[in-house]
About this RNA: Predicted 3D model of a 157-nucleotide RNA (Lysine riboswitch aptamer) from a mouse gut metagenome. The sequence is in RNAcentral, with records from MGnify. Its mean pLDDT, the model's own confidence on a scale to 100, is 78. It matches the Rfam family "Lysine riboswitch aptamer". Gene Ontology term of the family: lysine biosynthetic process. Rfam describes the family as follows. Riboswitches are metabolite binding domains within certain messenger RNAs that serve as precision sensors for their corresponding targets.
RNA sequence: GAUAGAGGCGCGAAAUUCAAAAGUAUUAGGGAACAAAGGUUGGACCACCGUUUCUUAAGAAAGGGGAUUUUGCCGAAGGGUUUUAGCUCGGUCCGAACCUAAAACUCUGGGAUGUCGUAGAAUAUGCGGCAUACUGUCACAAAUGUGGAGCGCUAUC
Numbered sequence: 001g002a003u004a005g006a007g008g009c010g011c012g013a014a015a016u017u018c019a020a021a022a023g024u025a026u027u028a029g030g031g032a033a034c035a036a037a038g039g040u041u042g043g044a045c046c047a048c049c050g051u052u053u054c055u056u057a058a059g060a061a062a063g064g065g066g067a068u069u070u071u072g073c074c075g076a077a078g079g080g081u082u083u084u085a086g087c088u089c090g091g092u093c094c095g096a097a098c099c100u101a102a103a104a105c106u107c108u109g110g111g112a113u114g115u116c117g118u119a120g121a122a123u124a125u126g127c128g129g130c131a132u133a134c135u136g137u138c139a140c141a142a143a144u145g146u147g148g149a150g151c152g153c154u155a156u157c
Base pairs, nucleotide, nucleotide: 001157002156003155004154005153008074010073011072012071013070014069015068016067017066018065026058027057028056029055030054031053032052033051034050038049039048040047042094043093044092045091046090077108078107079106080105081104082103083102084101085100086099109135110134112132113131114130115129116128117127118126119125137148138147139146140145
């Protein structure tokens, strides 16, 4: 240097299905109040629309989650920062944010529990920080304890 492997409630992706989202958003009918104000993501211009609430009848979806199956794998994968391109609003222009993709640099061995924060409808779950023990690996040792990190470890050539 090449090839092949290991960690375990191991990490991702897709399809089907289930619950929840939710009797929510929204539509239609009726009532009440407010109003030339206000609204359509921020600004300008244009264009359009009344707004809020109660009740009746209908009534979703996305993201996220569980299960099953299939499949790719063991920096699997997941974060952070920056850059580039795209997407998006009633129309045009500008801007921001979200999201998607790529690149560069950087962080995390792995899962679990608890706690804090954040996203979320949520007590689900994801992501991040911290703590606790567990676990795999290597090194050291006064021998079952200490420490390190995956650009690691083991085997073969």